[in-house]
Molecule: FMN riboswitch aptamer (RFN element)
Organism: Glaciihabitans tibetensis
RNA sequence: UACGUGCUCCGGGGUCGGUGAAAAUCCGAACCGGCGGUUAUAGUCCGCGACCCGCUGAGAGAUUCGUCUCGACGCGGUUGAUCUGGUGAAAUUCCGGAACCGACGGUUAAAGUCCGGAUGGGAGGAUGCACGGA
Numbered sequence: 001u002a003c004g005u006g007c008u009c010c011g012g013g014g015u016c017g018g019u020g021a022a023a024a025u026c027c028g029a030a031c032c033g034g035c036g037g038u039u040a041u042a043g044u045c046c047g048c049g050a051c052c053c054g055c056u057g058a059g060a061g062a063u064u065c066g067u068c069u070c071g072a073c074g075c076g077g078u079u080g081a082u083c084u085g086g087u088g089a090a091a092u093u094c095c096g097g098a099a100c101c102g103a104c105g106g107u108u109a110a111a112g113u114c115c116g117g118a119u120g121g122g123a124g125g126a127u128g129c130a131c132g133g134a
Base pairs, nucleotide, nucleotide: 001134003132004131005130006129007128008126009125010124015029016028017027018026030113031112032102033101034048035047036046037045043100044099052077053076054075055074059070060069061068062067082098083097084096085095086094104116105115106114
């Protein structure tokens, strides 16, 4: 110092105006971009997480003892969007230009940006601490 085990900590961002009875949802202009990978740096390449759907079901609660409800781990499914010019050994990742995308529920008027599930979950990260040990 690599490695293994355990613990601790961290782990999502973004608005103004106009119209109108009413819109941060429409119109106009703006702003934002989780995690890992990639011979060169990514919202748009590859994969992952979360949300959603289904299977399984450790267990928990209730019970009229027939059953009913909740449900971790695991597995499967679905899941949006980019082209071009330049530089270079190498870039859909950098520089120039022009585009595009953004779950679900709520809302006196339609939401990536407001409210909510969420003081949740999590891909992962810190080598931070301890122990082990080649």